Molecule: Bacterial RNase P class A
Organism: Novilysobacter spongiicola
RNA sequence: GGAGUCGGCCAGGCAGUCGCGUCACCUUGAUCCACUUCGGUGGUGAAGGGUGCCGAGGAAAGUCCGGGCUCCACAGGGCACGGUGCCAGGUAACGCCUGGGCGGCGCGAGCCGACGGAAAGUGCAACAGAGAGCAGACCGCCGAACGGUCCCUCCGGGGAUGCGUGGCAAGGGUGAAACGGUGCGGUAAGAGCGCACCGCGAGUCUGGCAACAGACCGGCACGGCAAACCCCACCGGGAGCAAGACCAAAUAGGGACCUCAUGACGCUGCCCGCGUCGGGUCCGGGUAGGUUGCUCGAGCGUAUCGGUGACGAUGCGCCUAGAGGAAUGACUGUCCACGACAGAACCCGGCUUAUCGGCCGGCUCCGCCA
Numbered sequence: 001g002g003a004g005u006c007g008g009c010c011a012g013g014c015a016g017u018c019g020c021g022u023c024a025c026c027u028u029g030a031u032c033c034a035c036u037u038c039g040g041u042g043g044u045g046a047a048g049g050g051u052g053c054c055g056a057g058g059a060a061a062g063u064c065c066g067g068g069c070u071c072c073a074c075a076g077g078g079c080a081c082g083g084u085g086c087c088a089g090g091u092a093a094c095g096c097c098u099g100g101g102c103g104g105c106g107c108g109a110g111c112c113g114a115c116g117g118a119a120a121g122u123g124c125a126a127c128a129g130a131g132a133g134c135a136g137a138c139c140g141c142c143g144a145a146c147g148g149u150c151c152c153u154c155c156g157g158g159g160a161u162g163c164g165u166g167g168c169a170a171g172g173g174u175g176a177a178a179c180g181g182u183g184c185g186g187u188a189a190g191a192g193c194g195c196a197c198c199g200c201g202a203g204u205c206u207g208g209c210a211a212c213a214g215a216c217c218g219g220c221a222c223g224g225c226a227a228a229c230c231c232c233a234c235c236g237g238g239a240g241c242a243a244g245a246c247c248a249a250a251u252a253g254g255g256a257c258c259u260c261a262u263g264a265c266g267c268u269g270c271c272c273g274c275g276u277c278g279g280g281u282c283c284g285g286g287u288a289g290g291u292u293g294c295u296c297g298a299g300c301g302u303a304u305c306g307g308u309g310a311c312g313a314u315g316c317g318c319c320u321a322g323a324g325g326a327a328u329g330a331c332u333g334u335c336c337a338c339g340a341c342a343g344a345a346c347c348c349g350g351c352u353u354a355u356c357g358g359c360c361g362g363c364u365c366c367g368c369c370a
Stems, first nucleotide, its partner, number of pairs: 001366010012335007020055002023052006032043004057341001061352002064350005069240004081236005086100005101115001102113004116231002121229002123225002138172002140168003145165003148161005180198006199220001200218002203216005244292004254283006263277005299318008336339001
């Protein structure tokens, strides 16, 4: 200097003018209430004006996980259903994060992984192929053994053939996959039959909390699929701020008491009894509407300490939207690298997705110079 990789940060800057929202303070002050010597005084504060502070994000998004909060449900245990799934740790919790293991990719820094169990059981594998799970012989290889045929014979037997009974699975072929692989030895040909290396193992020892690794041992018995059922371990009640809580009209309806009333009507022709009907006072529930929940919180910054790290502990400092048809904008000037994706609605922790451009740091590889 170039190429790459990981982590963190910023998200047009500055100035001016006008405007919007919450809150605080100042000011003008409608209305209503009380007192009044009727002149006013005190309180209330609608609405307006002014000043000041603050005023979107790294994703506010998707609503995919996890929690707080709220209401409802709930003895305890089991089944079912759903989720998670290498190991250890972090955390309020997680499907997140950190560290480690194993596998894959990369020269490397590093990245990616749906990564429990196939020796509990059930099941699946189209087509092709001889054979698809205690499998199988189509082409092929062999002639050791038994029989046949032929030849030779010193009559003991020997040789040939591959015809029958056979032996084999090396090579070819099918398939996603063919019952360990490669090589050497071995053999009639072959074969873990023997050996070396690799693989495999519910064997032993060592290291590690563990996942797992290494060494030795075992000749191989035990193929794949659990994103098929299933088994194992752990976790899981439901609904959501339109949750929920409080105040509370008008109208209609409900309850209690009083009254009209020695009333009218109904059961009922008569007596008793009961019910219904007008007015008034009080009570309670619901609706409209209003208030609250609402933002100080598993908070942010910084320093020290513990930890490889995620993270934790302690000290000091800070306050950072809270609306309710929904505020955070517009214009001008100027500078540059010419400005992306995008807008809070109960609150947090994550993940995922979108995103112009730029800054800082760690590390890796290549080239050059000394």